[in-house]
Context: one part of a larger RNA
Order: sequence, then structure tokens, then C1' cells
RNA sequence: CGUAGGAAGUUUGAAGCACGCUAACUUUAGUACGAGAGGACCGAGUGGGACAAGCCGCUGGUGUAUCUGUUGUCUUGCCGCAGGCACAGCAGAGUAGCUACGCUUGGACUGGAGAAGCACUGAAAGCAUCUAAGUGCGAAACCACUGCUAAGAUGAGACUUCCAUAUAAGGGGCGUUGGAGAUGACAACGUUGAUAGGCGGUAGGUGUAGCGUCUGAGAGGACGAAGCUGAGCCGUACUAAUUCCCCAAAAG
Repeated sequence: CGUAGGAAGUUUGAAGCACGCUAACUUUAGUACGAGAGGACCGAGUGGGACAAGCCGCUGGUGUAUCUGUUGUCUUGCCGCAGGCACAGCAGAGUAGCUACGCUUGGACUGGAGAAGCACUGAAAGCAUCUAAGUGCGAAACCACUGCUAAGAUGAGACUUCCAUAUAAGGGGCGUUGGAGAUGACAACGUUGAUAGGCGGUAGGUGUAGCGUCUGAGAGGACGAAGCUGAGCCGUACUAAUUCCCCAAAAG
């Protein structure tokens, strides 16, 4: 820009893309077959491998949010407590998020048409012949079945609702943001408000703060699941989402 008014939401599916794998074992059955040695088709089942998609409840990884221990050195006069630097100083843990080594799911089932091939009926050609007319089986391949995209499918589809009063329905700007993200976009919210921060709690993390008392020669230990933290969850308008601006509807 188009889809002959302008919108919001929900859809149909032309078409396209993806998927399509497989060994072993148990059983049928030591059966059929075979002198024996050996040893099935068909069918039923089991736990797997690789691959793919999704997810983080479990097991792990990471986790320069967080907590703790500790070395050297500097600083607030000193002690204590803290802080800076040293690869995040080093070391031990670790929430959210992201992840695989973790978990879940998938390839199915079935039909159609049919390749090679196997056949039935059957003439030309009194026979024979799967073929000439006709008919039946037949492969991971083909077409469906499954998942995804999808009306610029210009063949521009359908349904529901809203606006027709001139700025309306609606959208955008702007702001607070994140289940989104390079930017656009997408999604949530904007006081009729829990969108972010703060604050109050709390799942979780770390591992028992400081002060005091007791104890010990001291280092240290006990009182004490403490203190700190809390990207998650619940709540709470304290702060900021104010005010406002722009676009936007007609041919017959």
C1' cells in the first nucleotide's frame, strides 16, 4: 500500500515445511524344516541406542546476586567491628535464571493408489497364456493419516462484536516494566492501579553475627536455627507510572 467505510477479537485451510530410524533379548519353539549338524517365517512382548522437541519437580553444572572461613597489606588515633586492593585475592557452599550429565514426549495405528513380483478369469490363436477387455494381492518409496506455519490464497475467505452525532470505535506517542528483546516488534500495567522500586513477611541460601555473661593459660567454646541474605512467592500505594499530544470513518 492492497484486501472498496473504520476497528477489536476468534477462526477456516489452498499451499508449504517438519517427522519418517533401528539393533538386541524373551516367547511362539528347540516347533516347522532337516539323516544329523543346525534351525526359522508369521505372531505376541520387554528393556534399550541414536535422533528430535519441550521442560527444570528430581540428580548435577553454572551462578563476578548472596552467606561463611581465611592470607598479605592499607584506612577510619588504638582495640573491636567494618571497608579497599590483591584473577571474583584464595577457599567452602549456593536461590532465581540458563542448562545436561537430568526429566517428559515422539517416530504410531490405519487407509488409498500402486513398483518389481505373484496370481484369477480370459481371448486374439477351439489349446496354452497374469493381459489384450476385466479382477485380486503386493515395498521404509507416493497420497493421506500426525505436528507446525499459513487469506499478499491479489482467488486477498468466514464468524462475533464495536463506531458513524465529527472526532467516534480503535490505535500510536509518553511513562512503569519483562514470561519479550540487537533496534523495531511482542507481552503486562498506567491511580477505577500491584507495572517497577521501596517497605512488611516468607519458601530457599549460608551456617550460629555483634554485645554481654560463663568457661578456658590461651587459641577457643557455650548460652544461640543466631545474624546476614532472599533474582522466587504473598502482601502493602510510601515513590514513580502525572498532565497531555497525535492519527483515525465513504463510494453508490

A computed fold for a 252-nucleotide part of an RNA from Cytophagales bacterium UBA2561, annotated as large-subunit ribosomal RNA, domain VI. Taxonomically the source falls in Cytophagales (Bacteria, Pseudomonadati, Bacteroidota, Cytophagia). It was read from a public genome assembly.